[in-house]
């Protein structure tokens, strides 16, 4: 000088005046004291807490996840490993089960696109055919050698194509070809190491059916639902109205008649369906009328900061120390004066872990290429 | 706080599910005929980065992510 990866901060100070939670003092107005947005408070993509419904149970359908092992309250997140894959490298990035369950797709091009194909080119050894040449000849022919490129052979070459059925290389043949071998790569077996993933080497097998699963789909694993508009107390207000639709019932036992049993059925619930359970005399949809307040939940948390210990790490555990928003038309501003490197994304609404995603700038720490 | 739909020429749609090459149709716009001149009519024709970015794939409007915009719906009395 270039880079990679990580933490940290994101105007500062001082006055004056507002706002707004707590405490205190005060009959009160108010006064004093103290706390007052973030790394993302965002999206609402996951995940749990916390409430509340729901808690026989099946199946099936959709969602999700998808090497391994391990952190964790839990996860689609972290952390380590393993594979692949980029870079010189520090490091980065992967939706990384299964195409041989089974259905379907692979346009156009091209001979052919997954029961393997012959367009061109390459042979035509072997079986037709021709009969320029040499040899036999029982004078019909017959072998050898040429030719033809008829039947065939042939995937090594061209050429399409994203992709052409293992790749080089040598042998081998008529040309060829895993048709032999030999490296690589592939499968399949056991062995070693390793909690696995997975590696390594070693024996066999001439090679078996590409590619996509972010085409249905199949296997593994997970999931009760709904959310602080939960959910409890309070307190107001009207018309607990109109209007439809299903039930308020059916059958069998019983009784003089009823009660009362059983079974079925709409309705609700078990918030995706279905089968099954329950529940209870009503449920649902729709016009329209009322209200739109005040308390709680409401912030001490899976909390922050040091330090020790264990562990490569995520992250556990022990001490110690701090309290740090809680608002509900919603506060966290405004002015002034000084100063810089002139100020970037943007603002809590039950809590928290996480992921995405936006962000002017500045410090910092570790590494790695070049000179 | 919870969910749902939607983004394609100026505009309004198809197409997307089940990927396949010039993205198709209506109105509007433009040029030409027509008329003295407009209007109508008539022919002919242009106009899309498929809202963005990223992946999957030979190939993406379409499949997956992820953004960004718009738009609807849900209180109690019940």
């Nucleotide at each position: 000088g270039a880079g990679u990866c990580g933490g940290c901060c994101g105007a500062a100070c001082a006055g004056u005046c507002g706002c707004u939670g707590u405490g205190g003092c005060g009959c009160a107005a108010g006064c004093c004291a103290u706390g007052g947005a973030g790394g993302a408070a965002a999206g609402u993509c996951c995940g749990g807490g916390c409430u509340c419904c729901a808690c026989a149970g099946g199946g099936u359908g959709u969602g999700a996840u998808g090497c391994c092992a391990g952190g964790u309250a839990a996860c689609g997140c972290c952390u380590g490993g393993g594979g692949g894959g980029u870079g010189c490298a520090a490091a980065c990035c992967c939706a990384c089960g299964g195409a041989a369950a089974g259905u379907g797709c692979c346009a156009c091009a091209g001979a052919g696109a997954a029961u393997g194909a012959a367009c061109c080119g390459c042979c035509g050894a072997u079986g037709g055919c021709c009969u320029u040449c040499u040899c036999c000849c029982u004078c019909g022919g017959g072998a050898g050698a040429g030719g033809c490129a008829c039947a065939g052979g042939u995937a090594a070459g061209g050429g399409u194509g994203a992709a052409a059925a293992g790749g080089u290389g040598c042998g081998g043949u008529a040309a060829g070809a895993g048709c032999g071998c030999a490296c690589c790569g592939c499968g399949u077996c056991a062995c070693u190491g390793g909690c696995a993933a997975c590696a390594g080497g070693g024996a066999c097998g001439g090679c078996a059916g590409g590619g996509a699963a972010a085409a249905c789909c199949c296997c593994a694993u997970c999931c009760g639902g709904a959310g602080c508009a939960a959910g409890g107390c309070c307190a107001a207000a009207u018309a607990g109205g109109g209007g439809g639709g299903c039930a308020g019932g059916g059958c069998g036992g019983g009784u003089a008649a009823a009660a009362c049993c059983g079974c079925c059925a709409a309705c609700c619930g078990c918030g995706g369906c279905c089968c099954g359970c329950g529940g209870a005399a009503g449920c649902c949809c729709u016009c329209g009328g009322g209200u739109a307040g005040g308390c709680u939940g409401c912030u001490c948390g899976a909390g922050g900061c040091g330090c020790g210990u264990g562990g490569c790490g995520a992250c556990a555990c022990g001490c110690g120390u701090c309290c740090c928003a809680g608002a509900u038309g919603a506060a966290u501003g405004a002015c002034u004066g000084u100063u810089c490197u002139c100020g970037a994304c943007a603002g809590a609404a039950c809590c928290c872990g996480g992921c995405u995603u936006a962000c002017a700038g500045g410090c910092u720490g570790a590494c790695u290429c070049c000179u | 706080g919870g969910g749902g739909c939607c983004g394609u020429a100026g505009u309004c749609u198809a197409g997307c599910c089940u990927g396949g090459a010039u993205a198709a149709g209506g109105c509007a716009c433009c040029a030409g005929c027509c008329u003295c001149c407009g209007g109508a009519g008539u022919u002919g024709g242009g106009u899309a980065u498929c809202c963005c970015c990223g992946g999957u794939u030979c190939a993406a409007a379409u499949c997956c992510g992820g953004g960004c915009g718009g738009u609807c719906c849900c209180g109690c009395c019940a």
Two RNAs folded together computationally: RNase P RNA and transfer RNA, 449 nucleotides in total. Rfam match: Bacterial RNase P class A. By type it is a ribozyme.